[in-house]
Molecule: c-di-GMP-I riboswitch aptamer
Organism: Syntrophomonadaceae bacterium
Formats: sequence, C1' cells, structure tokens
RNA sequence: AAACGAGAAGAGCAAACCUGCCGAAAGUCAGGGACGCAAAGCCUAGGGUCUAUGGUUCGCUAAAGCGAGCUAUGAUUGCCUGGCUGCCGAA
Repeated sequence: AAACGAGAAGAGCAAACCUGCCGAAAGUCAGGGACGCAAAGCCUAGGGUCUAUGGUUCGCUAAAGCGAGCUAUGAUUGCCUGGCUGCCGAA
C1' cells in the first nucleotide's frame, strides 16, 4: 500500500413505531426511539420498486361527473450495481 472484516477498541449512523410540520399520494423533515449498518459517508449515474396531483386512452352518463388502464416530471440509495472519499486492525 492492496485485499479482507473480529462476540476487538473508540467514535458514528438510526429501521419499525409514537408525536408534530409539509405533501394529492408515495414520502420528506424535526423530536423521541433502536431493528440493524464497515461505508446505513457523499454522488444520484444505470437498473429495480412505490406513488399518480397533472396528462392521456377507454367505458358509463343528457350534462355535471364517475370508474378503469397507461404515464414521473414526484419519491426511495436502509433494493441492487457503479463512481469518489474514509475510522480501526484480530485472523
């Protein structure tokens, strides 16, 4: 230095759930809380997944409208891959 990751040490993050804010929703944020995490740090690029305000197609209806399908420009990186950086040191 690379690779690897322990019933190691020190530090760090924080799932579900609860409360409150925001949002059409998915979900975000803040506080509490810990299931887990060696990159659960950063980028948000590729794929996946979730949602459907709006758009669009179809059906019903005299109309207003209602129902169904499709759609990301919304969301998720604690779903996977990729890129950049990084603490410690048993085997």